A computed fold for a 101-nucleotide RNA from a Gammaproteobacteria bacterium, annotated as SAM-I/IV (S-adenosyl methionine) riboswitch aptamer. Of the family's consensus pairs, 96% are formed in the model. Taxonomically the source falls in Gammaproteobacteria (Bacteria, Pseudomonadati, Pseudomonadota). The prediction has a mean pLDDT of 77. The sequence was found by an Rfam model in a public genome assembly. It matches the Rfam family "SAM-I/IV (S-adenosyl methionine) riboswitch aptamer". A reference for the family is Trausch et al. (2014), "Structural basis for diversity in the SAM clan of riboswitches", PNAS. Clan: SAM clan.
[in-house]
RNA sequence: GCGUAGCAUCGAGAAGGGCACAAGCCCUGCCAACCUGCCUACCCGGGCAAGGUGGUUUCCCUAACGGGGAUGCGGCCGAUCUGGCAACCAAGCGGGUUACC
Numbered sequence: 001g002c003g004u005a006g007c008a009u010c011g012a013g014a015a016g017g018g019c020a021c022a023a024g025c026c027c028u029g030c031c032a033a034c035c036u037g038c039c040u041a042c043c044c045g046g047g048c049a050a051g052g053u054g055g056u057u058u059c060c061c062u063a064a065c066g067g068g069g070a071u072g073c074g075g076c077c078g079a080u081c082u083g084g085c086a087a088c089c090a091a092g093c094g095g096g097u098u099a100c101c
Stems, first nucleotide, its partner, number of pairs: 006073005015028005029056003034052003037048003041097005059068003075085003078081001
């Protein structure tokens, strides 16, 4: 890097413009805590749209069971290493543990 498998979610939320027959793509916004980061040294909970996705068309079939589908499971650079880089003007909280005073 590719493939496979596994796990989680499919509640709510959020539009204008351009191209296009359409599918879809692009721009500017907006929505949304899935990953990273931050909020406390660590853990749990909660929070923050900062970095990366995704969505903005409100999943499909089935009476149900179930099946299918979609999204996420950080990014970038050099180039392969015990490598390097960025992550806000936001939030700056509750509980627990450890260390120190």